[in-house]
């Protein structure tokens, strides 16, 4: 310098032909329990790595950045 994969909650990931964002853990509360842990109910958390474009609408499709792996030189 070139190609390829990847970036989503705090962590590990999901998200289908573009229709407006989940799960699991982990956190806080309540029930249980003498307390604790398990367990049950129900909550709280996101500028979807940045910018720009395309569209009526973008996690998704397009460009330029940026981390992070691998191959190749």
């Nucleotide at each position: 310098g070139g190609g390829c994969g990847u970036u989503u909650a705090g962590c590990u990931c999901a998200g289908c032909u573009g229709g407006a964002a989940g799960a699991g853990c982990a956190c806080c509360g309540c029930c249980c329990u003498u307390a604790c842990a398990a367990g049950g109910c129900g909550g709280c958390g996101g500028u979807c790595g940045g910018g720009a474009g395309u569209u009526c609408g973008a996690g998704c499709c397009u460009c330029c950045c940026a981390g992070c792996g691998c191959c190749c030189a």